[in-house]
Molecule: transfer RNA
Organism: Minisyncoccota bacterium
RNA sequence: AGCGGGGUAGAGGAGUAGUACCUCGGGGGUCUCAUAAGCCCCAAGCCCUGGUGCAAUUCCAGGCCCCGCAA
Numbered sequence: 001a002g003c004g005g006g007g008u009a010g011a012g013g014a015g016u017a018g019u020a021c022c023u024c025g026g027g028g029g030u031c032u033c034a035u036a037a038g039c040c041c042c043a044a045g046c047c048c049u050g051g052u053g054c055a056a057u058u059c060c061a062g063g064c065c066c067c068g069c070a071a
Stems, first nucleotide, its partner, number of pairs: 002069006010024004018054001026042005047063005
């Protein structure tokens, strides 16, 4: 060379055509004499480039990177 799986907020994971959710973490508020815990709110994300389509994170093609199998 070949085959398979994957890439989504800072981290870990869901989602699979109609617009992105959960946990932890971060910031603010509330409560308390105070801290922790609890509760409320906020910010932050679809690897890149094309194609199809009214609409793409999702489908298709090509790249890049990671993991595994085989050699």